[in-house]
Molecule: transfer RNA
Organism: Candidatus Hadersleviella danica
């Protein structure tokens, strides 16, 4: 130097043009429980890496640009 994957909530992961971006884990809280732990319930957490575009509408499509990974030379 080229090419190809992925960057979404504290972690791991859906959502692939449609309406408020979901869910399990942990955190907070409450119920149970002598207490803890387990199990039930509920809160609350997000500039969807940046930055422009296309569109009536973008997490999804383009273009460039960070970052991590793997080819290739």
């Nucleotide at each position: 130097g080229c090419c190809c994957u992925a960057g979404u909530a504290g972690c791991u992961c859906a959502a692939u043009g449609g309406a408020c971006a979901g869910a399990g884990c942990a955190c907070c809280g409450g119920a149970c429980u002598u207490c803890u732990a387990a199990u039930c319930c509920g809160u609350a957490g997000g500039u969807u890496g940046a930055g422009g575009g296309u569109u009536c509408g973008a997490u999804u499509c383009c273009c460039c640009c960070c970052u991590a990974g793997g080819g290739c030379a």